[in-house]
């Protein structure tokens, strides 16, 4: 190369969550590590906390990850088939 298999974006429905988002089913845009980790960078959210304001409270606003993403980049670990 070929063949066999693998994963599954958007979107829809349901459940969970404060949110970001996750999970399940359907669905395939893509993917040779779109397997695992989540260390560095990055991105998203802001319940709680802190700040601001006020006579006080609440709302609003600002900051913040201890919450996430990882199908954004780097790094670490592992790994299928493979003819002439």
């Nucleotide at each position: 190369a070929a063949a066999g298999g693998g994963c599954a974006a958007a979107c829809u429905u349901g459940u969970c969550a404060a949110a970001a988002g996750a999970c399940a089913a359907g669905g395939a845009c893509g993917c040779a590590a779109a397997g695992c980790c989540a260390a560095g960078a990055g991105u998203c959210u802001a319940a709680g906390a802190u700040g601001c304001a006020u006579a006080u409270u609440a709302c609003a606003c600002a900051u913040u990850a201890u919450g996430a993403c990882g199908g954004u980049c780097u790094g670490g670990c592992u790994g299928c088939c493979a003819a002439a």

Background
A computed fold for an 84-nucleotide RNA from uncultured Peptoclostridium sp., annotated as c-di-GMP-I riboswitch aptamer. The organism belongs to Peptoclostridium, within Bacteria. The RNAcentral record of the sequence draws on MGnify.